[in-house]
Molecule: Bacterial RNase P class A
Organism: Gammaproteobacteria bacterium
RNA sequence: AGAGUUGGUUAGACAAUCGCACCUGAGCUUGCUUGGGUGAGGAAAGUCCGGGCUCCAUAGGGUAGAGUGCCAGGUAACGCCUGGGAAGUGAAAACUUACGGAAAGUGCCACAGAAAAUAUACCGCUUUUUAGGGAGAUUUUCUCUUUGAGGAGUAAGGGUGAAAUGGUGCGGUAAGAGCGCACCGCACGUCUGGCAACAGGCGUGGCAGGGAAAACCCCACUCGGAGCAAGACCAAAUAGAGAUCCAGAGGAUGUUUCAUCCUCACACAUGACCCAUGUGGGAUCUGGGUAGGUUGCUUGAGGCGAACGGUGACGUUUGUCCCAGAUGAAUGAUUGUCCACGACAGAACCCGGCUUAUCGACCAACUUUAUUU
Numbered sequence: 001a002g003a004g005u006u007g008g009u010u011a012g013a014c015a016a017u018c019g020c021a022c023c024u025g026a027g028c029u030u031g032c033u034u035g036g037g038u039g040a041g042g043a044a045a046g047u048c049c050g051g052g053c054u055c056c057a058u059a060g061g062g063u064a065g066a067g068u069g070c071c072a073g074g075u076a077a078c079g080c081c082u083g084g085g086a087a088g089u090g091a092a093a094a095c096u097u098a099c100g101g102a103a104a105g106u107g108c109c110a111c112a113g114a115a116a117a118u119a120u121a122c123c124g125c126u127u128u129u130u131a132g133g134g135a136g137a138u139u140u141u142c143u144c145u146u147u148g149a150g151g152a153g154u155a156a157g158g159g160u161g162a163a164a165u166g167g168u169g170c171g172g173u174a175a176g177a178g179c180g181c182a183c184c185g186c187a188c189g190u191c192u193g194g195c196a197a198c199a200g201g202c203g204u205g206g207c208a209g210g211g212a213a214a215a216c217c218c219c220a221c222u223c224g225g226a227g228c229a230a231g232a233c234c235a236a237a238u239a240g241a242g243a244u245c246c247a248g249a250g251g252a253u254g255u256u257u258c259a260u261c262c263u264c265a266c267a268c269a270u271g272a273c274c275c276a277u278g279u280g281g282g283a284u285c286u287g288g289g290u291a292g293g294u295u296g297c298u299u300g301a302g303g304c305g306a307a308c309g310g311u312g313a314c315g316u317u318u319g320u321c322c323c324a325g326a327u328g329a330a331u332g333a334u335u336g337u338c339c340a341c342g343a344c345a346g347a348a349c350c351c352g353g354c355u356u357a358u359c360g361a362c363c364a365a366c367u368u369u370a371u372u373u
Base pairs, nucleotide, nucleotide: 001369002368003367004366005365006364007363008362009361010360012338013337014336015335016334017333018332020039021038022037023036024035025034026033027032028031041344045355046354048353049352050351051350052349053227054226055225056224060275061274062273063272065223066222067221068220069219070084071083072082073081074080085099086097087096088095089094100218101217105216106215108211109210122158123157124154125153126152127151128150129149130148131147132146133145134144135143136142137141166184167183168182169181170180171179185207186205187204188203189202190201191200192199193198231295232294233293234292241286242285243284244283245282246281248264249263250262251261252260253259254258266280267279268278269277302321303320304319305318306317307316308315309314
């Protein structure tokens, strides 16, 4: 100096003039003047997860269903984050993972290939019988070689395929084969390290088809719902309107036309079904009125700093600060200067994450190449 990897900060700046929303002080003509303070994002986006908060509501158990899926931690919690392990990619720094189970069961692996599971022989190799051809010889037979047709043995070699029944090497065999041996692999047992996932060592055994569960399934853990248009209060108006259907039996007590209580039935209760619990009327349709105001509404699992603990996420203690609350929807317009020439893009109850979009600027650490000292 180049190339690359990971993490962090920022998101045009300054000045002037006018304008806007909220909070707050003062004055007074009570709706006006004036002073002070604050005023969109790293994603405010997607509505994908998790909650806080409000209500159903008294809210428990189970089934189905859904979610997550290596280990250990963090957190209010999570499908998030941190660290570690395994597999894979990369020269490396690093990055990716829908990472529990295939010996509980069912199903699938097209085409090609002999054969893809109750496995097997297409080409081959060995041996033998037979029909021929050729050559040789120690000559009436034997040996070698070759072309066909059968029998027996074989899965080492070749072919097909994503994958072919452990792999490599040596020996052995008629030719071969874990047939035997060595190493690797696999299964079982055991020891060491580690909280664990896992890693390594030793021993025994010739020892078996693989893939895939982002197929059904099995296993472990977790799981009420609706949502600020939730909810609460005030004011006003209307028709305390109309129709249909369901809903009752039994027993006890009392002051005995009646009332009260109990049992069963029926109906309803913010995911489905069942049980439990609670309530006592419930369901559907037609028509009419209101939809205005206040609140919820921003002090928070809050921001920033320091010390301590921890590999880290983070935690404890302490100091300091208040930082949008609109409601047809507030931060806009003009001018000048600078430069990096400005992308993606605007809160609507709040917060922690993830994902997506994105013009640039700056900082730090690490890997590697070249050159120089």